[in-house]
C1' cells in the first nucleotide's frame, strides 16, 4: 500500500466487485486436552413446580404439641419437653441488592455549573435532656356468618405502641441593630408574649432504704431536642446529543403580572383577575427512529458504525389510572380501582402477575442446570451468638469467542508394495512408510494432596479506658481452639507404552497451488471478470500442490480499502453537476490610519474529566489469555491570571473601493405616435390569345366565361432589399425603413463633494424567443391541422396543388428552450502580437490624414500556467480570495405520490420497487460513408470476337437408384481433384470368403526357393498330386524365400482442415509493410511513411525531427530479337566437282547448333521543369526508356481449401468400418445452371492441283519402302536408344473447277446396317471406318465475357495420361486485324483528408409499436386495520374541599348527667382512567379493472438514429 472489470487498443471520469479486521453469531463437515470469558439479538409472549426478605424474646402480652415421667381402676390429673414452637403487639429492613429496555428525541443523557430555592433514616463529632400521669387495642377466650377467602359481635390485657400535662434550647410568627452580596429570602446580635419533646430495656453492685420488686450506684444499649459532618437525594442553568421541509406555521394555562393555594423546595405547579402574549427557516410543531454514557469495533488519523457482557445514570414491573404508609416509593415478589388473560368455586364469590435464580410452552437461523453453598465478599436484622439472602462463591453444559499444549522425536534407499502421471526411458506421492534407536507432554491408571482461612466466637495471659469498684463493661498485645461449597480439585509423584487423538477449505485471473479421466452450453460452478457446445489448470471424480488447523469454511452485520459525500481531502466548457436573467430581503465577507476593548485566539495556573478498559512499566498464575500495583493519558468543560499581531465591539479621522456633479459624444437600448416607398395578393379596366403553373419526371390546379404575359388605376395587410460589418445596443429573452415626444444604461474628460455609504445572495419579487391559451379585432404573404395529386412494396412522410387555426394589433395569462460561451457574480494579480467600435491625449502639417500613446468594448493567433485530452489562455478553463447555486454509476424518471402554481396544455418540487456491471468523455488505429480530393487497372468508354438461342461434348445442383463412393460452393466450386471410371482404377452397393490377417517387426515348428497338374466353384478360395533339394558355414548353424501356429501387433480412402504440419488458392505483381535509434505525446500513437513535384513503382529528386535499415518495387536468372568469338556432325551449301536426291567429295563463308561474349545506360543534343528528380522531342541504333515474354507473390486477410496425396494429435472399429473375389455402380435423366466444341454458310462448302512451320516423341516404343482394303486398317519389317531414322502429308494460304441463297452440294445430331483396332473381356459403357439416314439450327432476350500488338481473331502440329479413349489439358509455330476522345459513370485498388453511436468492423449498429412469459410499482368502486386530533356523554378507585342531624376512650368544663374540642362513617362537588357516541387527520393491508416501466439465443411490423443514415441532426 493495493488489484479485477467498460475499449480493437489508451487516458481519463464513473460505478460494481476482491483481498483486511471484527462478531452476544447461525448453518456445514470435522472434533484429544486445559485455562479465562461469554451465553433468548426473536414474543416487554404465556407460565406449571421450587426458591429469591427477613430479622429482633436485650421493646410487649400469650403460648402450645408429640415424647418421657409420676398419680389415677378409668376419665382424667400432674412434671417435663418449655416460658421451647408458634402466631400477634411493637421496632428497622423491605425505596438496597436481582432483572428487563417496552416507553422516552426529553434537562432522560454526558460534561460544567447554581440551590441566597430544598431534604436526608442508620453511621460520626459536639451540645442539651431522658419529669410525671391517662385512656385504649390486637393476640387470646366465647358466640355467630361463609365452600373458600374471609368476616362480625361481646368480654380481657401489656408495650419502647398511642395520648394528655411539666421543662425548655432551637425553631416559627411580630418587632429593631449591624455585616456580606451582583441580587437577599444568606449570616451575626437584641427584645415582649405565644406554640412545640421524650421510652424504655440490659448487666453490675459495696454502704442506706424497702417485706419484695426495687429505689439508689455504676456502664452499656436506646429515646428526645439542637449544631455540624459524611455519604445520598430534590429541583434550576450553559453547552452537547438520530432522520424527514413529499411535515411551515404552532400555542390557550398558552406567554407574563399581581393575589391565593399547594409542596422539602423553586415555578402556570393550581386557581381566581388583568394583559395579549410566547415559540419557529440558527427548523417550532407533526411524523419516524431510538434507552444515554464510560465505552466497544474499524480507522494512519479525521471519521464511521455499535451501545450485548462490566461500571454510571434512567425509565419500566400484566396494561393504564391512583394514592398510603415512610427519611425515602405513588413501590418487580404491598395496597385500591378498571381492563384483558388464567385458575379455583357449594354459582352466591375468590386468587393471580418469573423483563428476580433454575426451568415450561411458543417463536426462531439460534442462546445453558428445575445443581451445591453462605466457606469467602457483600447486604438485612439483632448486644451477641445468629438467622435470612438465586446477590454472590463455585461446579455443569455449548469448539461461542481468546489463549496454550498435544497429536511423538533422530536416523533410515532395494528410493519396496500400493497409487497416480508418462515421451514408455522414467516422474511423483517419498525419509513418508515398513525398520532401529529414543522421548513420555496431554489423555487413562495408582498414589500423596494444597493455598483460598482473615475474622467473629471461645479458653488463656498481659496492658489501657470508664466507673466508688479488685463487679461489670470496652479496647489493644501474645498464644492455643473451632470454620471450605468448590474437592480427595489444582499441584506434585509413580508404572506402562508411539500406545488414544486430524480435519476442513481451496488450486482460470484477482489469489499461494496442475494434472489425468468422465461430461459435452447437458450436468453443474460463479465474490467481480466469467468458465461449459468432445481434447475443461474454471463442472464431478482420481492423484498431485497450496493454506489453516481443534478447527476450517460458507452466510448475515459493521468499519476499512472509498479522495465513492472530499473538516483533514473532490468537482461543475465537453465525463453527473452554473439557477434563463435581473433586482434585492435575511444571512455569510468586507478599504488605509490611530489610541481603547478583551467575546473570539494564544500562554500559564487551578479545580474536574468516577472505576474499568487503551498505551508504559514492575509483579502474581510453568507460558500465554486473564489478574493485581504504579503512572501516564482522558484531546473536554468551568474559574482565575496574563498577552493584543490578527477578527469582532465601540471611538475619532482618511480617500484609493463607492455614489454624486459637470462638460463631451456614439448606439436596431425601451415605450407611443405618425409617415414613406419596393414587392406580394386581390379588384377594376386596356392590350392579347392558348395555354400556364409545377416537376428528378408528372399530376392535382388555374385557363377559350381569356388564364399566364404586359399596362393603367386603387384596396389592404405584413415585413422593411442595398448600407450591414466576428459593427453597435441591451442583465437576459432580444433589438433593423424615416421621423417626433417620453425614458433607462453605459463610456470619455474634469474640478468638485459625501466619506466604506461595499461585494454577494438562501426565501421573495420582477422581466423572460417560440409554440400555446382567453376576449376583442385585423388578415396580403406564409402555413400546423385537413383535401388532392405524385413517388413508394406501403407513404397517414420527403416533392407538388391548394388550404383553416395560426403568425399581425390591444387587454390578460402560460414561464418554457441545445433560454449556449452547454463557461453564476464581483474584485485583485499574471510575457505578448494583430484587427476593429467609442471617447480622449502627444506629435508633424496650412489642413485632410499618418504616427505614437491613454480608457472602455467587441474579434483572431499565441507565453507561461492549467486541463484526462481537446482545448482555454490580461474578455482564463492561470495565480488567489468572497458569496451563491448544483453534482455523487446507467435505466427505471424529470416519472409516481403528495404539495405550491394555472382556464386549460402543463409547470415547479420530487422519489422507491426493480433491473444492469456498465452508462459516460476525450482522443489513437483501423474499417466504412447513398463524404470529398489526387491517382492507377480492358474498370467503364472506343473497338474487335464471343457466351445467353440450337445440336452435341462435359462439369455440377436436382431427382433417381442396393449404390448412383467422396471432396469442392459468390469472385477465389462447376473441361475442379481426374495428365484420361468397361475389369483394374475404386474409396460406393448386392453376393461370395478370410480373421495375426493383401502389408511390416518380433518368437517357434516345418520346408530350399520355385515350377507344374487335377478336382470344385462366377472368381477370390478350398481339397488333393507329381517334380524339384540352391548359397554361406568355424558343421553348432545362418542368410533369403514358402508353410503352420501362438501372441505382441498390424490395417483403416472412418471422424475432425474449426486440434496440427505442409502445399495450395485469393486480395495481388497491388505498391504497399515494418524496425531500430532519435524525437513528440501521460498515453494508445505519432513522426520517419506526411508535403511539393515525379513515376510502372514507398521509383527518384526537393523539402521537412528526423536519420538509418529490413522484407516488397526494380535489377541479378531463364527465354525471344542484333552482332561477334569459339566449335563443324547428324546441321549447312556461296565457291568446284558429282547425284534422282548436300546423294557423295569438299568446305565451315552463310543457315542453325550451343557454349561464351558484345549491346541500351535516359549515355548524347533541344526544350520543359526548382540550376533536382523527371517528362517530352530528336540523333544514332537490330532494339529506347522496365524493348516482348517467363520465373520470382511482401507483412498479412479470409477458422479460405486439403485428415481423400503425404504427415501427424485425439477419437473410433478389431471374425470388421480391416481384407480377398465376382458382378454392379461412379456412365442413370422430367428439368436446372457452369464450361466448351460444332454450325446457322458464298470472306463459305465441295472437287482437283500446289507452297511454306515450328516444339515435340519414339525399345512393353516410333515404323519407312513395298503388298491388300473405298476406309479404318492389315500384312510386312529396312532404319532408328535420335540435328542422322520414324511419328509426318502442316492446315488456313495460294492456282483452277463447281456450288447462287435454299434449312441448301450449308449443317451434322440421331438412328440402321456392315466393320476396323485396343484389350481375359467393347451388354450395361470405348475410340475409328464404310453405306445409308439427314434433326435442330437462318447469328441468338434480358444479362454478360475475353482482348491494347506479332495481341484479338483465325489455322493446323505436338505432348502428358494411355492397352484403347479429348471438343479437356499443357505447348507449338502460321496468317494476322481494329480502337483508346478521354476518367463523367460501373467495379476493383492505393495515397491524402473527413464524419462516425462500426471495431464479428456497413453482411456493422439500432430505435418504436405488436404477440407471449415473468417481475416489481403506479391509480381504482371500495373494504380491514393501526395510529392520532378536537367535540360530546357516562364516570371507578383516589387525593382535594364541603358537609358530617349518624358514631365517637385520651383533652377541656362540670358532682354527675350532659356539654366541648378533635375524629370517623356516610353525603356532594372538582379533577379524572377505561369505556360510550358522532366526526376529522395520518399510515399500512388489500382489490375487479387499468396505466405505464423493468426483464426475457433465434416471433411480427417497419428503418427513426449512428456516414452529408440517403429530408443533417438535436431542444422545447
Nucleotide at each position: 500500500a493495493g488489484a479485477g472489470u467498460u475499449u480493437g487498443a489508451u487516458c481519463c471520469u464513473g460505478g460494481c466487485u476482491c483481498a483486511g479486521a471484527a462478531u452476544c453469531a447461525a448453518c456445514g463437515c470435522u472434533g484429544g486436552c486445559g485455562g479465562c470469558g461469554u451465553g433468548c439479538c426473536u414474543a416487554a409472549c404465556a407460565c406449571a413446580u421450587g426458591c429469591a426478605a427477613g430479622u429482633c424474646g436485650a421493646a410487649c402480652g400469650c403460648g402450645a404439641a408429640a415424647g418421657u415421667c409420676c398419680c389415677g381402676c378409668a376419665a382424667g390429673g400432674g412434671a417435663u419437653c418449655a416460658g421451647u414452637a408458634g402466631a400477634g403487639u411493637g421496632g428497622c429492613a423491605a425505596a438496597c441488592g436481582g432483572g428487563u429496555g417496552a416507553g422516552u428525541a426529553a434537562c432522560a443523557c454526558g460534561u460544567g455549573g447554581g440551590u441566597g430555592a430544598c431534604c436526608u433514616g442508620c453511621c460520626u463529632u459536639c451540645g442539651a435532656g431522658u419529669g410525671g400521669g391517662g385512656g385504649a387495642u390486637a393476640a387470646c377466650g366465647u358466640c355467630c356468618c361463609g365452600a373458600a377467602a374471609g368476616g362480625g359481635a361481646c368480654g380481657c390485657u401489656a408495650a419502647u405502641a398511642c395520648c394528655g400535662c411539666a421543662u425548655g434550647a432551637c425553631a416559627u410568627c411580630c418587632u429593631g441593630c449591624c455585616c456580606u452580596u451582583g441580587a437577599a429570602u444568606g449570616g451575626g446580635u437584641g427584645g415582649c408574649g405565644a406554640u412545640c419533646a421524650a421510652a424504655g430495656c440490659u448487666g453490675g453492685g459495696g454502704a442506706u432504704c424497702g417485706c419484695a420488686a426495687g429505689a439508689c450506684c455504676u456502664a452499656g444499649c436506646g429515646c428526645u431536642u439542637g449544631a455540624a459532618g459524611a455519604g445520598g437525594g430534590g429541583c434550576c442553568c450553559g453547552c452537547g446529543c438520530c432522520c424527514g421541509a413529499u411535515u411551515a406555521g404552532c400555542u390557550a394555562g398558552u406567554u407574563g403580572g399581581u393575589g391565593a393555594g399547594g409542596u422539602a423546595a423553586c415555578g402556570g405547579c393550581u386557581c381566581a383577575c388583568c394583559a395579549a402574549g410566547g415559540c419557529g427557516a440558527c427548523g417550532a410543531u407533526c411524523g419516524g427512529u431510538a434507552g444515554c454514557c464510560g465505552g466497544c469495533c474499524u480507522g494512519a488519523g479525521a471519521g464511521g458504525g455499535c451501545g450485548g457482557a462490566c461500571g454510571g445514570c434512567c425509565a419500566c414491573a400484566c396494561u393504564g389510572g391512583g394514592a398510603c404508609u415512610g427519611a425515602g416509593a405513588c413501590a418487580c415478589g404491598g395496597c385500591c380501582c378498571a381492563g384483558a388473560c388464567u385458575c379455583c368455586u357449594a354459582c352466591g364469590g375468590g386468587a393471580g402477575g418469573c423483563a428476580g435464580c433454575a426451568g415450561u410452552g411458543g417463536g426462531g437461523a439460534a442462546u445453558u442446570g428445575u445443581u451445591c453453598g453462605c466457606a469467602a465478599u457483600g447486604g438485612g436484622c439483632g448486644c451477641a451468638a445468629g438467622c435470612c439472602u438465586g446477590a454472590c462463591g463455585a461446579c455443569g453444559c455449548a469448539a461461542c469467542g481468546c489463549c496454550g499444549c498435544g497429536u511423538g522425536g533422530a536416523g533410515g534407499a532395494u528410493g519396496a508394495a500400493g497409487a497416480u502421471c508418462u515421451u514408455c526411458g522414467g516422474g511423483u506421492c517419498g525419509u513418508a512408510a515398513a525398520c532401529u534407536c529414543c522421548u513420555u507432554u496431554c489423555g487413562a491408571u495408582c498414589g500423596a494432596g494444597a493455598c483460598g482461612a482473615a475474622u467473629u466466637c471461645c479458653c488463656u495471659g498481659g496492658g489501657g479506658g470508664u466507673g466508688a469498684a479488685u463487679a461489670a463493661u470496652c479496647u489493644c498485645c501474645g498464644g492455643g481452639g473451632u470454620u471450605g461449597a468448590c474437592g480427595g480439585u489444582a499441584c506434585c509423584g509413580a508404572g506402562a507404552g508411539a500406545a488414544g487423538a486430524a480435519g476442513c477449505c481451496c488450486c482460470g485471473g484477482c489469489u499461494a497451488a496442475c494434472u489425468c479421466c468422465g461430461u459435452g452450453c447437458c450436468a453443474g460452478c460463479a465474490g467481480c471478470c466469467g468458465c461449459g457446445g468432445u481434447a475443461a489448470u474454471a463442472c464431478g471424480g482420481g492423484g498431485g500442490g497450496g493454506g489453516c488447523a481443534a478447527g476450517c469454511g460458507u452466510u448475515g452485520u459493521u468499519c476499512g480499502g472509498a479522495a465513492u459525500u472530499a473538516c483533514u481531502g473532490g468537482g461543475c466548457g465537453u465525463a453527473a453537476a452554473g439557477g434563463g436573467c435581473u433586482c434585492g430581503u435575511a444571512g455569510g465577507c468586507g478599504g488605509c490610519c490611530a489610541a481603547c476593548u478583551a467575546a473570539g485566539u494564544c500562554a500559564g495556573a487551578c479545580g474536574u474529566g468516577a472505576a474499568a478498559u487503551c498505551c508504559c512499566u514492575c509483579g502474581g498464575c510453568u507460558u500465554a489469555a486473564c489478574c493485581g500495583g504504579g503512572g501516564a493519558a482522558c484531546u473536554g468543560c468551568g474559574u482565575c491570571u496574563g498577552a493584543u499581531a490578527c477578527u469582532g465591539g465601540a471611538u475619532g479621522g482618511c480617500u484609493u473601493g463607492a455614489a454624486u456633479c459637470c462638460g463631451g459624444g456614439a448606439g436596431a437600448g425601451g415605450g407611443a405616435u405618425g409617415c414613406g416607398g419596393a414587392a406580394u395578393u386581390c379588384c377594376a379596366g386596356g392590350u392579347g390569345u392558348a395555354g400556364c403553373g409545377g416537376u428528378g419526371a408528372a399530376a392535382u390546379g388555374c385557363g377559350u366565361a381569356g388564364a399566364u404575359a404586359u399596362c393603367u388605376g386603387g384596396a389592404g395587410g405584413a415585413a422593411c432589399a442595398c448600407c450591414g460589418g466576428u459593427g453597435g445596443c441591451g442583465a437576459a429573452g432580444g433589438c433593423g425603413g424615416c421621423a417626433u415626444c417620453c425614458u433607462g444604461g453605459a463610456c470619455c474628460g474634469g474640478c468638485a463633494u459625501u466619506g466604506a455609504c461595499g461585494c454577494u445572495g438562501a426565501g421573495g419579487a420582477g422581466c423572460g424567443a417560440a409554440a400555446g391559451c382567453c376576449a376583442g379585432g385585423g388578415g396580403a404573404g406564409c402555413a400546423a391541422a385537413c383535401g388532392g395529386g405524385a413517388u413508394u412494396a406501403g407513404a397517414u412522410a420527403c416533392c407538388c396543388c391548394g388550404g383553416u387555426a395560426g403568425u399581425c394589433c390591444u387587454g390578460g395569462c402560460c414561464c418554457u428552450a441545445a433560454a449556449c460561451g452547454a463557461u453564476g457574480a464581483a474584485u485583485g494579480c499574471u510575457u505578448g502580437g494583430u484587427g476593429u467600435g467609442g471617447c480622449g491625449g502627444g506629435u508633424a502639417u496650412c489642413g485632410a490624414u499618418c504616427c505614437c500613446u491613454g480608457c472602455c468594448g467587441u474579434g483572431c493567433c499565441g507565453a507561461a500556467g492549467c486541463u484526462a485530452a481537446c482545448g482555454c489562455a490580461u474578455u482564463a478553463a492561470g495565480c488567489a480570495c468572497u458569496c451563491c447555486g448544483c453534482c455523487u454509476g446507467g435505466g427505471g424518471a424529470g416519472u409516481a405520490c403528495g404539495g405550491c402554481c394555472g382556464c386549460a396544455a402543463g409547470g415547479c418540487u420530487a422519489a422507491a420497487a426493480c433491473u444492469c456491471a456498465a452508462a459516460g468523455g476525450a482522443a489513437u488505429u483501423g474499417a466504412c460513408g447513398g463524404g470529398g480530393g489526387c491517382c492507377c487497372g480492358c474498370a467503364c468508354a472506343a473497338g474487335c470476337g464471343g457466351u445467353g438461342g440450337a445440336g452435341c461434348a462435359u462439369g455440377u445442383g436436382g431427382u433417381u437408384u442396393a449404390a448412383u463412393u467422396c471432396g469442392a460452393c459468390g469472385c477465389a466450386a462447376c473441361g475442379c481433384g481426374c495428365a484420361g471410371a468397361a475389369c483394374c482404377u475404386u474409396a460406393c452397393c448386392u453376393g461370395g470368403g478370410c480373421u495375426u490377417g493383401a502389408c511390416a517387426u518380433c518368437c517357434g515348428c516345418g520346408g530350399a526357393a520355385c515350377c507344374u497338374c487335377u478336382g470344385u466353384g462366377a472368381a477370390a478360395g478350398c481339397a488333393g498330386g507329381g517334380g524339384g533339394u540352391g548359397c554361406c558355414u568355424u558343421c553348432g548353424g545362418g542368410a533369403g524365400c514358402c508353410g503352420c501356429g501362438a501372441g505382441a501387433c498390424a490395417g483403416g480412402u472412418g471422424c475432425u482442415g474449426c486440434a496440427u504440419g505442409g502445399c495450395u488458392g485469393u486480395c495481388g505483381u497491388c505498391a504497399g509493410c515494418u524496425c531500430g535509434u532519435g524525437u513528440c505525446g501521460u498515453g494508445a500513437g505519432a513522426u520517419g511513411u506526411u508535403g511539393g513535384g515525379u513515376u510502372a513503382a514507398g521509383u527518384c529528386c526537393c523539402g521537412c525531427a528526423a536519420c538509418g535499415a529490413g522484407c516488397g518495387c526494380a535489377a541479378c536468372c531463364c527465354u525471344u530479337a542484333u552482332c561477334c568469338u569459339u566449335a563443324g556432325u547428324u546441321g549447312c551449301c556461296a565457291u568446284c566437282a558429282u547425284u534422282g536426291a548436300g546423294u557423295u567429295g569438299g568446305g565451315c563463308a552463310c543457315u542453325c547448333u550451343a557454349a561464351g561474349g558484345a549491346g541500351a545506360c535516359u549515355g548524347c543534343c533541344g526544350g520543359u521543369g526548382u540550376c533536382a528528380a523527371a517528362c517530352c522531342g530528336g540523333a544514332g541504333g537490330a532494339a529506347g526508356g522496365u524493348g516482348g515474354g517467363g520465373a520470382u507473390g511482401a507483412c498479412g486477410u479470409c477458422a479460405a481449401g486439403u485428415c481423400c496425396u503425404c504427415a501427424u494429435g485425439g477419437c473410433c472399429c478389431u471374425u470388421a468400418u480391416g481384407u480377398c473375389c465376382a458382378g454392379g455402380g461412379c456412365u442413370a435423366c422430367a428439368c436446372a445452371c457452369g464450361u466448351g466444341c460444332u454450325a446457322c454458310a458464298a470472306u463459305g462448302g465441295c472437287c482437283g492441283g500446289u507452297a511454306c512451320a515450328a516444339a515435340g516423341a519414339g525399345c512393353u516404343g516410333c515404323a519407312a519402302u513395298g503388298c491388300c482394303g473405298c476406309g479404318a486398317g492389315g500384312u510386312g519389317g529396312a532404319g532408328c536408344u535420335a540435328a542422322u531414322c520414324u511419328c509426318a502429308u502442316a492446315a488456313a494460304g495460294c492456282c483452277g473447277g463447281u456450288c447462287u441463297c435454299a434449312g441448301u452440294u450449308c449443317g451434322g445430331a440421331u438412328u440402321g446396317g456392315a466393320g476396323u483396332c485396343u484389350g481375359c473381356a467393347g451388354c450395361u459403357c470405348g475410340a475409328c471406318u464404310c453405306c445409308a439416314u439427314g434433326a435442330a439450327g437462318u447469328c441468338g432476350g434480358a444479362a454478360u465475357c475475353g482482348c491494347u500488338a506479332g495481341u484479338a481473331a483465325u489455322c493446323g502440329c505436338g505432348g502428358a495420361u494411355c492397352a484403347g479413349c479429348a471438343u479437356g489439358c499443357c505447348g507449338c509455330g502460321g496468317u494476322g486485324a481494329a480502337u483508346a476522345c478521354g476518367u463523367u459513370c460501373c467495379c476493383g485498388g492505393g495515397c491524402c483528408u473527413u464524419g462516425u453511436a462500426c471495431a464479428c468492423a456497413c453482411c456493422g449498429c439500432c430505435c418504436g409499436u405488436c404477440a407471449c412469459a415473468c417481475c416489481a410499482c403506479g391509480g381504482g368502486a371500495g373494504u380491514c386495520g393501526a395510529u392520532u386530533g378536537g367535540u360530546c356523554c357516562c364516570g371507578a378507585a383516589g387525593u382535594g374541599c364541603g358537609u358530617g342531624a349518624g358514631c365517637u376512650a385520651a383533652c377541656c368544663c362540670g358532682c354527675a348527667a350532659g356539654g366541648g374540642a378533635g375524629g370517623c362513617a356516610g353525603c356532594g362537588c372538582c379533577c379524572u382512567a377505561a369505556g360510550g357516541a358522532a366526526u376529522g387527520g395520518u399510515c399500512g393491508g388489500u382489490g375487479a379493472c387499468u396505466g405505464g416501466g423493468g426483464u426475457g439465443a433465434a416471433g411480427u411490423c417497419g428503418u427513426a438514429a449512428c456516414a452529408a443514415g440517403g429530408u443533417a441532426a438535436c431542444c422545447g
Molecule: small-subunit ribosomal RNA
Organism: uncultured Acidobacteriota bacterium